RNAcentral holds the sequence, with entries from SILVA. The RNA shown here (small-subunit ribosomal RNA) has 1514 nucleotides and comes from a metagenome.

RNA sequence: AGAGUUUGAUCCUGGCUCAGAACGAACGCUGGCGGCGUGGAUUAGGCAUGCAAGUCGAACGUGAAAGGAGGGGCAACCCUCCGAGUAAAGUGGCGAACGGGUGAGGAACGCGUGGGAAAUCUGCCUUCGAACUGGGGAUAACCAUCCCAACGGGUGGCUAAUACCGAAUGUGAUCGCCGGGGGGCAUCCUCUGGCGAUUAAAGGUGGGGAUCCGAAAGGACCUGCCGGUCGAAGAUGAUCCCGCGUCCCAUUAGCUAGUUGGUGAGGUAACGGCCCACCAAGGCUACGAUGGGUAGCUGGUCUGAGAGGACGACCAGCCACACUGGGACUGAGAUACGGCCCAGACUCCUACGGGAGGCAGCAGUCGAGAGGCUUCGGCAAUGGGGGAAACCCUGACCGAGCGACGCCGCGUGGGGGAUGAAGGCCUUUGGGUUGUAAACCCCUGUCAAGUGGGACGAAACACUCUGAGGUGAUAAACCGAGGGGUUUGACGGUACCGCCAGAGGAAGCUCCGGCUAACUCCGUGCCAGCAGCCGCGGUAAUACGGGGGGAGCAAGCGUUGUUCGGAAUUACUGGGCGUAAAGGGCGUGUAGGCGGCCUUGUAAGUCGGGGGUGAAAUCCACUGGCUCAACCAGUGACGUGCCUUCGAAACUGCUUGGCUUGAGUAUGGCAGAGGAGAGCGGAAUUCCAGGUGUAGCGGUGAAAUGCGUAGAUAUCUGGAAGAACACCGGUGGCGUAGGCGGCUCUCUGGGCCAAUACUGACGCUGAGGCGCGAAAGCCAGGGGAGCAAACGGGAUUAGAUACCCCGGUAGUCCUGGCCCUAAACGUUGGAUACUAGGUGUAGGAGGCAUCGACCCCUUCUGUGCCGCAGCUAACGCAUUAAGUAUCCCGCCUGGGGAGUACGACCGCAAGGUUGAAACUCAAAGGAAUUGACGGGGGCCCGCACAAGCGGUGGAGUAUGUGGUUUAAUUCGACGCAACGCGAAGAACCUUACCGGGGCUUGACAUGCACAGGACAGGCGUGGAAACACGCUCUCCCUUCGGGGUCUGUGCACAGGUGCUGCAUGGCUGUCGUCAGCUCGUGUCGUGAGAUGUUGGGUUAAGUCCCGCAACGAGCGCAACCCUUGCCCUUAGUUGCCAUCAUUCAGUUGGGAACUCUAAGGGGACUGCCGGUAUAAGCCGGAGGAAGGUGGGGAUGACGUCAAGUCCUCAUGGCCCUUACGCCCCGGGCUACACACGUACUACAAUGGCCGGUACAGAGGGUCGCAAUGUCGCGAGACGGAGCCAAUCCCAAAAAGCCGGCCUCAGUUGGGAUCGUAGUCUGCAACUCGACUACGUGAACGCGGAAUCGCUAGUAAUCGCGGAUCAGCACGCCGCGGUGAAUACGUUCCCGGGCCUUGUACACACCGCCCGUCAAGUCAGCCGAAUUGAGUGCACCCGAAGUCGCCGUACCAACCCGCAAGGGAGGGAGGCGCCCAAGGUGUGCUUGGUGAGGGGGACUAAGUCGAACAAGGUA
Repeated sequence: AGAGUUUGAUCCUGGCUCAGAACGAACGCUGGCGGCGUGGAUUAGGCAUGCAAGUCGAACGUGAAAGGAGGGGCAACCCUCCGAGUAAAGUGGCGAACGGGUGAGGAACGCGUGGGAAAUCUGCCUUCGAACUGGGGAUAACCAUCCCAACGGGUGGCUAAUACCGAAUGUGAUCGCCGGGGGGCAUCCUCUGGCGAUUAAAGGUGGGGAUCCGAAAGGACCUGCCGGUCGAAGAUGAUCCCGCGUCCCAUUAGCUAGUUGGUGAGGUAACGGCCCACCAAGGCUACGAUGGGUAGCUGGUCUGAGAGGACGACCAGCCACACUGGGACUGAGAUACGGCCCAGACUCCUACGGGAGGCAGCAGUCGAGAGGCUUCGGCAAUGGGGGAAACCCUGACCGAGCGACGCCGCGUGGGGGAUGAAGGCCUUUGGGUUGUAAACCCCUGUCAAGUGGGACGAAACACUCUGAGGUGAUAAACCGAGGGGUUUGACGGUACCGCCAGAGGAAGCUCCGGCUAACUCCGUGCCAGCAGCCGCGGUAAUACGGGGGGAGCAAGCGUUGUUCGGAAUUACUGGGCGUAAAGGGCGUGUAGGCGGCCUUGUAAGUCGGGGGUGAAAUCCACUGGCUCAACCAGUGACGUGCCUUCGAAACUGCUUGGCUUGAGUAUGGCAGAGGAGAGCGGAAUUCCAGGUGUAGCGGUGAAAUGCGUAGAUAUCUGGAAGAACACCGGUGGCGUAGGCGGCUCUCUGGGCCAAUACUGACGCUGAGGCGCGAAAGCCAGGGGAGCAAACGGGAUUAGAUACCCCGGUAGUCCUGGCCCUAAACGUUGGAUACUAGGUGUAGGAGGCAUCGACCCCUUCUGUGCCGCAGCUAACGCAUUAAGUAUCCCGCCUGGGGAGUACGACCGCAAGGUUGAAACUCAAAGGAAUUGACGGGGGCCCGCACAAGCGGUGGAGUAUGUGGUUUAAUUCGACGCAACGCGAAGAACCUUACCGGGGCUUGACAUGCACAGGACAGGCGUGGAAACACGCUCUCCCUUCGGGGUCUGUGCACAGGUGCUGCAUGGCUGUCGUCAGCUCGUGUCGUGAGAUGUUGGGUUAAGUCCCGCAACGAGCGCAACCCUUGCCCUUAGUUGCCAUCAUUCAGUUGGGAACUCUAAGGGGACUGCCGGUAUAAGCCGGAGGAAGGUGGGGAUGACGUCAAGUCCUCAUGGCCCUUACGCCCCGGGCUACACACGUACUACAAUGGCCGGUACAGAGGGUCGCAAUGUCGCGAGACGGAGCCAAUCCCAAAAAGCCGGCCUCAGUUGGGAUCGUAGUCUGCAACUCGACUACGUGAACGCGGAAUCGCUAGUAAUCGCGGAUCAGCACGCCGCGGUGAAUACGUUCCCGGGCCUUGUACACACCGCCCGUCAAGUCAGCCGAAUUGAGUGCACCCGAAGUCGCCGUACCAACCCGCAAGGGAGGGAGGCGCCCAAGGUGUGCUUGGUGAGGGGGACUAAGUCGAACAAGGUA
């Protein structure tokens, strides 16, 4: 620090996902030790049991028992002493308000921070001042007695105090009155003088020696300590007030009657509506009141570069709470966790009358839950309470225990060790890897185990010895800093140290497709499964499962959850809004924000210095302590904040005075569809009336509906009505936008220009608000010509609720009132300033010039185009910015759900504004690129169409295919580019299929071992054959060891036309013989990519030329090759024969001219001429056998179709192995109701038949072709000359030509089918060959829709040959003979090339894709009703309790009184105000269930149409 994921690829936008760190965690697998931390986050759910707050006898009065000893007594028992002034309860004091827990509630001065209290209190503690006199009456405990189940209680009697109550004194304090001084911040504060009033106290204990009292003890007295009282001050703690900060929702916008203030009274420690009476009518709120939701707050913790974000466990500060709600009491302090009262819920006890209880203290238990510990030890330390102290109490705390929950540390060994052992795994079978890993050798000794030693934490208090000093009276006595000694450890026999033995007891988990580090085998076969995202799995899966190997971390490793990060993905730091999400439809203007130049003052902001605070802990730095670390300690730094003080005065603010440039006003001009109202005009349409006139008009792609003989359309005249204003008219004008178009008038808004004058910042923007706001729509009333939703009809169509046509109502128009939306768009908010230009256009002004208008120049304003810098993802924008800046407003944050639901507001309604969530997807998008495609465009080719000729489709047959059948009908090929294809030849064989019979190292290859002899051949038997058995016959070489060959047995292995052509090689088809396909360098572009290769010409051609940021090059094209056409040379046998001779015959002699043969050359190059063109080239011509590639062939670029072939061959993998291999016989591939393709033969007279007669080329031939001859009607047979072939043979060529017959008919056309008899091949023609002869004589009379070939020696037509092959050819491959017609042309069909355009396609139009309907699942909305929760208001009832009033009975202290009694005061109780819970009624908010309803998302896939190309109606 980034990465993956939208695309064919690219850039951008944008979301999703990952890598990091963290956790009070949990779960899975695993688990050696230690240290330090940490551990009920859910039910503030319920709790058994124990413990968690007591202590003081030096405040006080009482006061046991067990047990022991002694005595008495016969004994029961009694007494005394010890136990013991102990235990215990009580009075009293202090504490219990601390400590400990929890986070429910609470959005608040609760918390944080900084201030204030001149508005306050403060026990214990410290300091200072003063005083401490003298009395009184009770009461608990206790005793007696009574009631009660319990808890408890009543009555009578006794008693003490540091308990309680008067009195005295009053330094003072408080209050009142009268003065003085000082200060402050308004109320006031403070010091001080005088007078008056009110107001205190308690004692305990240690020691002491004279004197006094006392019988003594003891007291007075002296002294020390502890305690008490009144004050002053401090410290600490607490309370109150204020500034600032402190979550979400505006789909919560208004809230408030004690409410806001005043006066008075009350209350409090104290201010205060805190409470009450009266008076006034205020107070809060867009800087978010009120309401709703959520939440303890903070120091800090986690993360982050930081700013931030999230969190608030442990530790620390504050707050709140203590079963729920209410209440007060006591007290310095509570509205009190382990106190009280009441109400409620719950639990327990009960004798049913009534009682008891509160773990959110420490342990522990149940519950719910994914989930969190011991009913431990100790007060040794630290701290707390009480006490003079000893000491007691302390689940605070210190420790231990449990949990890998976290962090940190250690170990599970170290070194050597290669025949790189065995085993595993992989393998190309060579080997590689596990792997120095192990074994083995040499060592070490941490931890654990055993054994021994053994701490620090402890210093105090206290006691004791001593004792500076102090109080005192110089004494005694007492206190006492300091020093010496004694005593105290839960942890714990722990840490630590030593010894002993021995590698011995100690490694797992996750991952290995990319991100992301780590690869192979097997299994599986879209199954099982994986998955964080992208995505894997459909027979070779590095992605599933297992094995081997590897990578990472390690006593842990993974998973899940959560937070921050990455995410600049809420952007303060640090984003955006033309097209990706995003500018409000426009204006006006309120609050607010921002604001020109000079100047004065101020000091709020701002800046600087100082002070205070910012607790500690944490973080950071340094240092130190545990062996290190974690952890802990010390010191420092930090703490960005707040307060305060001093200073500065540039900037902002406020303020003073001024200025004119921003803004505005005045004056004079100017342009304009700016707005409103009123009036006027002509053209056109329709209608009405009349005239002329006759059969159609109208409409469309074509029609029809419609109109018209009742007279239309057409035409003329006149009239009526409504609406809109042609030409001008223009990227012209005006307006803020919507919008505005005939002419005139009236009223009216804004703008521009020119020159001066005036005001003096009056400005910009603008949340809300208000106004305007196209069309459609709504209400009321008019109006209605044309047009025209709905609707009717006619067409079109598969349908046509559309497009087209004929009609036609709302509406469109006017008046008034609503609606308030839009692609309200420049998809671009407003204002200001700045930043090259060029060129139009509209309005104004000026200059030059002129008689004048122009032209030209300058300038201001508006409106367009082009273009630089700059910006932009690109497209593009570019002084009219999307550039550079400032200010203000609006808006955006993935797609869908959805502009939907609910709520609210507006509206008559339609609807509008505001505006979610669940759920779902891994994208949705923008711009540009390359292709492909288009019922887009341009240019151009091709037997592509057209023009022609002949066919196919109909018939019969052949052949192939589908289908069906079958034991099998082997397999493959499937649009073109499968279908007379693989098959250039299935009777057996072939043959792969089926049935049956057999073989198992095999029909075939190689190697090894053993045995044997050759094997083969011949004969015989069995059998359908394979085969088996028997008989016979029988090897070669040799260095004699053996080898070769063969057979048998056994082992390795063979074999497979079994699967996968979607694992492959090779070969082939096809686009297509189309003209294309690329590369290097350069240049352009962020990039994909472009350029080159486009353009202008030209060509059969990316052929060539010209131009050009390109310049070159490669594969293709062409040429080189073969063949054919002309000529020449050479060569003449088997070929040839002009001349000579000869013959039946080039037969022979001869010839070498010609033909021909076959080898080499020549020839054609737009070379020449003319025209045209810049050139390339084109057109025409000459010559020539041939002319513009002469004809034909071979030759097939980059690639496409997962095209075809595993059955030619080769080959990976898989499968079979007495069979999926091999042999044999028979059958099948030849089936047959059908369908299709390709052919043959025909339908006839351009023909058929018969007879005669002529002319080829190219081939083949010894397992062969076969002549002459003979036989047969014939197929053929017999026979065999010749020929290994320019020699001989196949071999006749046929159409043609000559002659004859047939005469239009199912025929003398046609030959299918069938019968009989034959021929040939072959082991064998039944299934299943070909041919012959005779007989038979079917369909068929030129072929529907549709469709094929061909442009010249071509089509058509005629025959010939060859391969395969024993035989079998209508097929295939070749050969020659005869030999046409037509092409205007490129609109259309098909295919193709180039350029361009659009695209939502890229598997690329056989593409993509939307909605309805039909099925399932899911979430949410509405919903009668029903059921919870919370809360407002009104009323009723009203516990406890404070307060107020009254106050029966009753009452010791004080007063009067001798007393009785009275008074003062208290007081049960009653009444009243307030009030918790409860009740009734009525609202609101929110949740659950819910018949049914409406849409949404996802899913496999069907129907209909729609969008993307002009998507076929943009």

About this RNA: It matches the Rfam family "Bacterial small subunit ribosomal RNA". Gene Ontology terms of the family: ribosome and structural constituent of ribosome. Model confidence (mean pLDDT): 85 of 100.